[in-house]
RNA sequence: AAAUUUCGUGGAGAGUUUGAUCCUAGCUCAGAGCGAACGCUGGCGGCGUAGUUUAGACAUGCAAGUCGAACGAUAGGUCCCCUCGGGGACUGAAAGUGGCGAACGGGUGCGUAAUACGUGAACAACUUGCCCUCUAGUUUGGAAUAGCCCGCCGAAAGGCGGAUUAAUGCCGGAUGUGCUUGGGAGUCGCAUGGCUCCGACAGGAAAGCUUGUAAUGGCGCUAGGGGAGAGGUUCAUGGCCUAUCAGCUUGUUGGCGGGAUAAAAGCCCACCAAGGCGAAGACGGGUAGCUGGUCUGAGAGGAUGAUCAGCCACACUGGGACUGAGACACGGCCCAGACACCUACGGGUGGCAGCAGUUUCGAAUUAUUCACAAUGGACGCAAGUCUGAUGGUGUAACGCCGCGUGGGGGAUGAAGGUCUUCGGAUUGUAAACCUCUGUCGUUGGGGAGCAAUUGCCGGGUUCAUGGCCCGGCUUGAGUUAACCCAAAAAGGAAGCAGUGGCUAACUCUGUGCCAGCAGCCGCGGUAAUACAGAGACUGCAAGCGUUGCUCGGAAUCACUGGGCGUAAAGGGUGCGCAGGCGGCCGAAUGUGUCAGAUGUGAAAACUCGGGGCUCAACCCCGAACGGGCAUUUGAAACUAUUCGGCUGGAGUGUUGAAGGGGUAAGCGGAAUUCCGCGUGUAGCAGUGAAAUGUGUAGAUAUGCGGAGGAACACCAAAGGCGAAGGCAGCUUACUGGGCAACAACUGACGCUCAUGCACGAAAGCGUGGGGAGCAAAAGGGAUUAGAUACCCCUGUAGUCCACGCCGUAAACGUUGUACACUAGGUCUUGGUGGAUUCGACCCCUCCAGGAUCCAAGCUAACGCGAUAAGUGUACCGCCUGAGGACUACGGUCGCAAGACUAAAACUCAAAGGAAUUGACGGGGGCCCGCACAAGCGGUGGAGCAUGUGGCUUAAUUCGAUGAAACGCGAAGAACCUUACCUAGGCUUGACAUGCGCCGGAAGGGCCGGUGAAAGCUGGUCUGCCCUUCGGGGCCGGCGUGCAGGUGCUGCAUGGCUGUCGUCAGCUCGUGUCGUGAGAUGUUCGGUUAAGUCCGGUAACGAGCGCAACCCUUAUCCUUAGUUGCCAGCGCGUAGUGGCGGGAACUCUAGGGAAACAACCUCCUUUGGAGGGGGAAGGUGGGGAUGACGUCAAGUCAGUAUGGCCCUUAUGUCUAGGGCUGCACACGUGCUACAAUGCCCAGUACAAUGAGACGCAAGUCCGCGAGGAGGAGCAAAUCUAUAAAACUGGGCCCAGUUCAGAUUGGAGUCUGCAAUUCGACUCCAUGAAGUCGGAAUCGCUAGUAAUGGCGCAUCAGCUACGGCGCCGUGAAUACGUUCCCGGGCCUUGUACACACCGCCCGUCACGUCAUGAAAGUCGGUUGUGCCCGAAGUGCGUGCGCUAUCCGUAAGGGGGCAGCGCCCUAAGGCAUGGUCGGUGAUUGGGACGAAGUCGUAACAAGGUAGCCGUAGGGGAACCUGCGGCUGGAUCACCUCCUUU
Repeated sequence: AAAUUUCGUGGAGAGUUUGAUCCUAGCUCAGAGCGAACGCUGGCGGCGUAGUUUAGACAUGCAAGUCGAACGAUAGGUCCCCUCGGGGACUGAAAGUGGCGAACGGGUGCGUAAUACGUGAACAACUUGCCCUCUAGUUUGGAAUAGCCCGCCGAAAGGCGGAUUAAUGCCGGAUGUGCUUGGGAGUCGCAUGGCUCCGACAGGAAAGCUUGUAAUGGCGCUAGGGGAGAGGUUCAUGGCCUAUCAGCUUGUUGGCGGGAUAAAAGCCCACCAAGGCGAAGACGGGUAGCUGGUCUGAGAGGAUGAUCAGCCACACUGGGACUGAGACACGGCCCAGACACCUACGGGUGGCAGCAGUUUCGAAUUAUUCACAAUGGACGCAAGUCUGAUGGUGUAACGCCGCGUGGGGGAUGAAGGUCUUCGGAUUGUAAACCUCUGUCGUUGGGGAGCAAUUGCCGGGUUCAUGGCCCGGCUUGAGUUAACCCAAAAAGGAAGCAGUGGCUAACUCUGUGCCAGCAGCCGCGGUAAUACAGAGACUGCAAGCGUUGCUCGGAAUCACUGGGCGUAAAGGGUGCGCAGGCGGCCGAAUGUGUCAGAUGUGAAAACUCGGGGCUCAACCCCGAACGGGCAUUUGAAACUAUUCGGCUGGAGUGUUGAAGGGGUAAGCGGAAUUCCGCGUGUAGCAGUGAAAUGUGUAGAUAUGCGGAGGAACACCAAAGGCGAAGGCAGCUUACUGGGCAACAACUGACGCUCAUGCACGAAAGCGUGGGGAGCAAAAGGGAUUAGAUACCCCUGUAGUCCACGCCGUAAACGUUGUACACUAGGUCUUGGUGGAUUCGACCCCUCCAGGAUCCAAGCUAACGCGAUAAGUGUACCGCCUGAGGACUACGGUCGCAAGACUAAAACUCAAAGGAAUUGACGGGGGCCCGCACAAGCGGUGGAGCAUGUGGCUUAAUUCGAUGAAACGCGAAGAACCUUACCUAGGCUUGACAUGCGCCGGAAGGGCCGGUGAAAGCUGGUCUGCCCUUCGGGGCCGGCGUGCAGGUGCUGCAUGGCUGUCGUCAGCUCGUGUCGUGAGAUGUUCGGUUAAGUCCGGUAACGAGCGCAACCCUUAUCCUUAGUUGCCAGCGCGUAGUGGCGGGAACUCUAGGGAAACAACCUCCUUUGGAGGGGGAAGGUGGGGAUGACGUCAAGUCAGUAUGGCCCUUAUGUCUAGGGCUGCACACGUGCUACAAUGCCCAGUACAAUGAGACGCAAGUCCGCGAGGAGGAGCAAAUCUAUAAAACUGGGCCCAGUUCAGAUUGGAGUCUGCAAUUCGACUCCAUGAAGUCGGAAUCGCUAGUAAUGGCGCAUCAGCUACGGCGCCGUGAAUACGUUCCCGGGCCUUGUACACACCGCCCGUCACGUCAUGAAAGUCGGUUGUGCCCGAAGUGCGUGCGCUAUCCGUAAGGGGGCAGCGCCCUAAGGCAUGGUCGGUGAUUGGGACGAAGUCGUAACAAGGUAGCCGUAGGGGAACCUGCGGCUGGAUCACCUCCUUU
């Protein structure tokens, strides 16, 4: 100098329950910290820190001594003297007497929950060595003793005896300022008493040493006063857990007296009294040193108590005293015990929780270092000695702080690495290279400070000494230091963790639910940013991560700052003591409260301002804060207390009305059952249907009579009463409470209520009754796979009564009680008043109840809303993730059943509430569809064809597998196809393309060998183009890049397809509503095939779908007429549009028209119904067209394609075989079973299409398939018989003149080739089959049914298949109850992989923790008794005994010994409590696929749940009572809107 004043300096969240949302709630993470440890790594320095575990055990060394100025004696050394024995002086080791210290310093945290600590008081109830100060003294005598010497015992440790000696050791006498005790006076106080004064009696002191010639001084000693500092004691108050510890206590609580102590006191003792403590937690149990502080936190708090500092406790374990000012004493003593060591076996010794160090333990914690130089301590006059306190150094990244590992330039963006879309990108200015600097480290040199003292010398002050001051000299463990200078050289110096989200940072490869990761969520099953490696990147950095612990986040114990209707949470209900809280007015006091002052709140720390180390860490100085506590002075509003008053809270009173309020007694009728009698006859009863049961011994039914028990129809209600449970026929008696009106009385008497007391449904229990009906258990019958159930028939406890227990329920409004305030509407119960009326009702109003709809507000939402879940107050109860667990153990209660109270281990990351969207329901409503129904015809039975499964096989290639695979891929497997098998071959390859080298047209013909062929291997003949003359095109061989793969993955994909479904839906923008997911729109009323349209409407619009636009078909018009047509005209033929012509018609194919609910009538609009017209009428018929999406649907084998795999083979060629295999099963078809038919004969009418490697006429041959032959036709021209139908005839109901399989024989055709394995023809054969079980399919009109024809594929064909064409041509639909599928709305849900869902319990197996258990083992503790060391005290003390008294004897005093009380350890007995273990046993938790069932979620298929009781393999079932947290339908009532 600064720190000044006011305000302010302060608070972040995220992940995870769900398909999604909001909420509740737990778990987890990000932060900070540490005496840490572990992993990887490691350059330097400063400052700190370092056995948290075993208060386990310790070798060795050191840690408390000092004083010769208290004392005697004295080894040794030096000097002197000497009688040679010795003596003296100086110095001086070791030991002893004596003094002081050893009670400090240092360590540790066992014990201790209060004899402790913190804070504040008190001591009039105390002590105090050394230190300071004051007063007065310091006198005179005496006796011993250690040491030393001698002797003895012992291994040692040590001990005994004798002789001798000193003192500041010990003892006696004198003196007595003062002190102590008693007395008096004064004064004060708080009872005892304190302070001051007075004088008398009595009592008790002392030590000397040193300086010096001396005086004197110094250091001591004694008595006392005061002080400082230190200690002792007491009081108040504060700070842990546990009530599954509720009662504890006999010296206990108090008194009187005594003892003890420095001192009060049951501290101890005798006597007396019977007290004392406790829910504000005694007593008991567990844990723990306390504090300043430290860490964290915005704070309030929470956790903690290392290092530093204050206090306490302890010193191997337990007990005890001695000495001393101070100890019941860490490095003292005695005893007991455990342990260890020595021993001559007799006996001894020891105590690191001091510093180092060792060992054990443990994840883990350093040197057996230097020095007293500094600071401090003990002793000493001092020098000095001692000091493991302390100061230093060493070890350890253990922590904090600082520094460095280089700076600048440098693009061909080098190489290498990694990735790649192959272009490049990145590592990356990074490196290389150029240049600069020199911190740290290295080397060399220099070099402070810590040092001030003390001591010595000199000087000054003083008369002088002392003291003080000044100068000089001396004193450094660390130190080979800090710091400075110089030299050289970028030279020696970077790692760790992470990269899915939280959370900054991404790719490749490997792996393939493996290996592994993980804090939470979760990754990994062939394309992993999550594992492992690599590259790149991110974060921190000499460190980085992990683990552990604390606080935070966590408002997740909520004082600040939470909740309890449904998420966890209101006690079942009331009464009520303690406690908490409490109306209005006035006064007093001053308890709380508020303000000021004072004291305290140690230092250090934190904060602020300065300062010192180069900075910082660190250190120093100053300032400030400091909850609190105490004292004091005030204030008096509130609070409290006291006093006085008031009436509004509360209560009393009077009048009146209502009521299933309660208790007891009596009475009544209906009904069930039973009994008696009568009538009467075959059933009754029961169910989905039955049976058991009952009845001809007469039931049921019916009539009359009787018995007995239980419950009280209608009234009756959303109604009434009660605290709740609960209460219902009627009457009487007794009795509780509430309400209204009045305003007379009391005068705060009130509210709430832990513990307590009382009541408390049903079930259940005890005793005694009663017992009609009903009915757990039980028996029987059904149902069923089973049926310990639901249904039925019986039926016992029980239900009922009295008395006594139990004490629980979904005891619920899931909403504690009381009070106050805050818009309304409507209904209802009981009253008052008003108005009105004859009266009542209606109406208005005020109270008290019961309901309902709403405003504000609240709520997570649902909802609540004056009967609050709104706004406030008071008090009580309760909650803190889910499971374990309404459990165990313990305790209390109970006759029992059981009730109340109530954990932990362990497991999980959820459990949960409300609402949303879907999906689902053996929920509801509406609607549609050949969905059912009504019909027609089929399939399922037969034979055959074909596909599939299975089986077989060398192979029977592969795919498709509910619907939505199975005459499917395949619009055509004898070879080929072909992918499969066997066998034989080829290897740049059957096919594509680039490069290098060599050679040659390519190629074709012919002849060989081998061979099944392919192939391999030879011979011979023939055979180019372009050219700038180099060569090129083209081909072959060798080599190399590569080809090739019907190999895998359709769950990596594209594309395409199926299916829901041609169903009517699926969405968006803006707006609005909702916290939000979402809703609205899209719902509603109608209507439609349709989300089609209309109306209404917080919606308004829009998109994809629907419809329409497109094609075809049905009518007409127009244009154009060849190959098509032929009306009219003409010609011609046996006949035919054959010909000339024609353009009318049919037809062909271009263009147009037409249909739109347009018109009429009816119904309210949209729309519908009917009608007219029309070729066609209500989307005219048909087709194409398939929304958002679902099924990881299908396809890698159609093609394409990522990845993986094979490369003399998983490629490719060839031959043969297989795909056709046959006990069987299924699908799809064909042909039939016959007379509406079959056969024969005759005869009529199509369309779509196809045709040159083709269709093929007429003609001829063949019974026929077919053959020969070939007109015509690249097509409106040519080619192909339509069949059913119709006419006539035959058959006559049969395995047939039905049916045609199978088989034998003979053929035809295609083809290289019909054996495996083709089709067709003819002759012969002539099987099953007589209309098809359960079940199941298609079809609503030109449809079904039925008949033929054509085409694709194709050499041929297994086509009876597929795709088309035309002919003939029906029946039926009342209707939507049911089956299936779908759409919309609504409802429930524990489902969301979405009911093929979810999910419960037993049993079986494995693992884990835990309860019980005959016992058994241990810890701790209580009680009673026994024994009892050392030791204090007391008694005794005949033995022993120096000081005093005494001439002596002896006395006094003391000691040993002995006894008594107390007592540690120990022993015996018996309890409590805690823990370990335990055959066996109980439940619990967890575990990918075990067994049995199906309990719950939908009406979960018997609604569920709660309490209780019984039963049962199990979930569970049943009885009784209760609840809605039950769906659905109907009815009643009320509300809202109109």

This is a predicted structure of a 1538-nucleotide RNA (small-subunit ribosomal RNA) from a Puniceicoccales bacterium.
It matches the Rfam family "Bacterial small subunit ribosomal RNA". Its family is annotated with ribosome and structural constituent of ribosome in the Gene Ontology.
Lineage of the source: Bacteria > Pseudomonadati > Verrucomicrobiota > Opitutia > Puniceicoccales.
It was read from a public genome assembly.